Context: one part of a larger RNA
RNA sequence: GAUGAACGCUGGCGGCGUGCCUAACACAUGCAAGUCGAGCGGAGAAUCGCGCUGUUCGAAGCUCCUUCGGGAGCGGAGAACUUGCGAGACUUAGCGGCGGACGGGUGAGUAACAGGUGGGUAAUCUGCCCUUUGCAUUGGGAUAACACUCAGAAAUGGGUGCUAAUACCGAAUAAGCACACAUGAACGCAUGUUCGAGUGUGAAAAGAUUUAUCGGCAAAGGAGGAGCCCGCCCUGAAUUAGUUAGUUGGUGGGGUAAAGGCCUACCAAGACUGCGAUUCAUAGCCGAACUGAGAGGUUGAUCGGCCACACCGGGACUGAGACACGGCCCGGACUCCUACGGGAGGCAGCAGUGAGGGAUAUUGCACAAUGGGCGAAAGCCUGAUGCAGCAACGCCGCGUGAAGGAAGAAGGCCUUCGGGUUGUAAACUUCUAUCGAUGGGGACGAAAAAAAUGACGGUACCCAAGUAAGAAGCCCCGGCUAACUACGUGCCAGCAGCCGCGGUAAAACGUAGGGGGCAAGCGUUAUCC
Numbered sequence: 001g002a003u004g005a006a007c008g009c010u011g012g013c014g015g016c017g018u019g020c021c022u023a024a025c026a027c028a029u030g031c032a033a034g035u036c037g038a039g040c041g042g043a044g045a046a047u048c049g050c051g052c053u054g055u056u057c058g059a060a061g062c063u064c065c066u067u068c069g070g071g072a073g074c075g076g077a078g079a080a081c082u083u084g085c086g087a088g089a090c091u092u093a094g095c096g097g098c099g100g101a102c103g104g105g106u107g108a109g110u111a112a113c114a115g116g117u118g119g120g121u122a123a124u125c126u127g128c129c130c131u132u133u134g135c136a137u138u139g140g141g142a143u144a145a146c147a148c149u150c151a152g153a154a155a156u157g158g159g160u161g162c163u164a165a166u167a168c169c170g171a172a173u174a175a176g177c178a179c180a181c182a183u184g185a186a187c188g189c190a191u192g193u194u195c196g197a198g199u200g201u202g203a204a205a206a207g208a209u210u211u212a213u214c215g216g217c218a219a220a221g222g223a224g225g226a227g228c229c230c231g232c233c234c235u236g237a238a239u240u241a242g243u244u245a246g247u248u249g250g251u252g253g254g255g256u257a258a259a260g261g262c263c264u265a266c267c268a269a270g271a272c273u274g275c276g277a278u279u280c281a282u283a284g285c286c287g288a289a290c291u292g293a294g295a296g297g298u299u300g301a302u303c304g305g306c307c308a309c310a311c312c313g314g315g316a317c318u319g320a321g322a323c324a325c326g327g328c329c330c331g332g333a334c335u336c337c338u339a340c341g342g343g344a345g346g347c348a349g350c351a352g353u354g355a356g357g358g359a360u361a362u363u364g365c366a367c368a369a370u371g372g373g374c375g376a377a378a379g380c381c382u383g384a385u386g387c388a389g390c391a392a393c394g395c396c397g398c399g400u401g402a403a404g405g406a407a408g409a410a411g412g413c414c415u416u417c418g419g420g421u422u423g424u425a426a427a428c429u430u431c432u433a434u435c436g437a438u439g440g441g442g443a444c445g446a447a448a449a450a451a452a453u454g455a456c457g458g459u460a461c462c463c464a465a466g467u468a469a470g471a472a473g474c475c476c477c478g479g480c481u482a483a484c485u486a487c488g489u490g491c492c493a494g495c496a497g498c499c500g501c502g503g504u505a506a507a508a509c510g511u512a513g514g515g516g517g518c519a520a521g522c523g524u525u526a527u528c529c
Base pairs, nucleotide, nucleotide: 001528002527003526005525006524007523008522009521012398013397014396015395016394017393018391019390020356025354026353027352029351030350031349034098035097036096039095040094042092043091044090047087048086049085050084054081055080056079057078061074062073063072064071065070105309106308107307115233116232117231118230119229120228121227124226125225126224129222130221131220132219133218134217135216137171138170139169140168146161147160148159149158150157151156177202178201179200180199181198183196184195185194186193187192207214208213235281236280237279242272243271244270247269248268249267250266251265252264253263254262284306285305286304287303288299289298290297291296311332312331313330314329315328334345335344336343337342362388364387365386366385370384371382372381373380374379401431402430403429404428411422412421413420414419435470438464439463440462441461445456473518474517475516476515477514478499479498480497484513485512486511487510488509494501495500
């Protein structure tokens, strides 16, 4: 000088950051990945239309009576409700599509092509996006939902029957594509690569709608992303000296998007090692951070890149992409439910709880912005993110007043008793109002012509009035090292980073006065240079 710090004493405000370094210990509760009805069939449904069964009310008109006001009966337009059929804004359990491989967390493992850096891929893949070209013809069978039913405490499962699609499966077509066979040219880096003509074989598609579009299939290129390989670099121990059998190489085969003992059968006996193999210990790596004149040393929190992991171990499925944190299966430990037959779970996501520890925060607000997923869009989702809360944990800024004021007041302390000092300090006079508190106004961030849209937030900021009021401590004073006296104590009590102080005048212990340093902090401890 530095710190993700902690502890002691103290503590006014603001801005910006940072905040489980320990038990990758166990987790109650809530939330953290959904979305599309413009892919599909259903179900519900305000409302509308049609027809008609039933119930109720019932106009015109007709008949009778009349006290001339009207009354009774017939009649049946029409209305309401109900039932049936059709349409239907809107909602959505299921099938289907895309996304759950991103974003977020942690550092256990890993001394390794994990990472850094520079190359290679004539050994590779790539959803969505962009560009270009060509195409979309015609059929089929199911299945969930649903209905009925059965089993089960539940989780869930079985049976029968029905139905749709951008779900699934055939046939057609094939400019180009893939494979096989032969073939020409050019080129290279060994296997070869690129371009061209030929024959045979093979593989496509899907529609929706508000008619504006959005989608589908094939091929080629791009962008971005990913896989694999190589040179160099990357902790300590020799009180670790030998290690290795798929081991090293070859051939055949398999496997992968792809080279390869990656796997397998056979053959050979190789391969690594004192320029440190193997073993053990430690450790995520880097950009960077701290320190230092530099060289170097130390570290790898926050932010950014890469890797690895997701209760522990193993495995594959789906998919463009995973061997998948909030998917599946198996084994294990643990927790929970149970009708004892069987089931459920995984915070190293955000909060939060217990435990551990010297020690580390709210079960907050909002999708307004930025970004992401889905969607034609409206929009929905988003503990990413934006904000707020807590903590002097850090850095930076500000304040706790300013000017005048000597009878050098009182009090304290010291004293040679004269005085000295605290000290312009206070009181007192005049002034100011930063911050805080009060009242009034009040944003930017939010937008393509207009309108609408702000969690933060009535926040920042501005104005006003008004009181010196509400705001200073901590460490030190023997030398190193800035700063001295008195009393108490008497090798005691104690101090101490080193040297060392203390045994009766202690500037070194304790207290007081005074002084020095830093200051919303000051000291101590720990660690690095």
Predicted 3D model of a 529-nucleotide part of an RNA (small-subunit ribosomal RNA, 5' domain) from an uncultured bacterium.
The prediction has a mean pLDDT of 84.
The full RNA is in RNAcentral, with records from ENA.